The RNA shown here (c-di-GMP-I-GGC riboswitch aptamer) has 81 nucleotides and comes from a bacterium. Its mean pLDDT, the model's own confidence on a scale to 100, is 77.
[in-house]
RNA sequence: UCUGAUAAAGGUAAACCCCGGGAAACCGGGGGGCACAAAACUACGGUCCCAUAAUUAUUAUGGGAGGCUGAGUUGCCAGGG
Repeated sequence: UCUGAUAAAGGUAAACCCCGGGAAACCGGGGGGCACAAAACUACGGUCCCAUAAUUAUUAUGGGAGGCUGAGUUGCCAGGG
C1' cells in the first nucleotide's frame, strides 16, 4: 500500500420479547442474532423520522436516527505487493 474467498483471536449486533425512560421520533439495560472488515468514532454536507408554529407543500425552530450516502479521523486479523 492493495485485497477480504477460506480460517483464526476477538469485536459489533437487526427483527422480536421483557424491564425502565420519553408527548413522540426514539433511548438505556437484559435476552436474542439478521447481518457486518470499519455495522469504530465525528454528526460536517445530503437524507430519513418526531413535535410545534406559520402555511398548503413547503419553511422555521427544537428533538431523534445514522445498520442510508458523501466527507474527515483512527484501527484488528489474514493474505498479496